[in-house]
């Protein structure tokens, strides 16, 4: 230098064009308990940045940023 893959709550992860963006774990509130743990119920919390296509983009296309693999 070229090709290619990845980026979603604090962490891990599902989601290949329209449904309330999924689940686990963590945090927090309540119940239970003498207290704590366990268990049960609730709450907050996310689409790397910019542009384009489309009636509509986390999803498709381009560029940038960061990370991985291969080739030279």
């Nucleotide at each position: 230098g070229g090709u290619u893959c990845c980026a979603u709550g604090g962490u891990c992860u599902a989601g290949u064009g329209g449904u309330g963006a999924u689940g686990a774990u963590g945090u927090u509130c309540g119940a239970c308990u003498u207290u704590g743990a366990c268990u049960c119920g609730g709450a907050a919390g996310a689409c790397a940045g910019g542009g384009g296509u489309u009636c509509g983009a986390u999803u498709c296309c381009c560029c940038u940023u960061g990370g991985g693999a291969c080739c030279u």

The prediction has a mean pLDDT of 82. This is a predicted structure of a 72-nucleotide RNA (transfer RNA) from Talaromyces stipitatus ATCC 10500. Lineage of the source: Eukaryota > Ascomycota > Eurotiomycetidae > Talaromyces > Talaromyces stipitatus. Its Rfam family is "tRNA". Rfam classes the family as a transfer RNA. Rfam links the family to the GO term triplet codon-amino acid adaptor activity. The gene name in the source record is tRNA-Gln-TTG-2-1.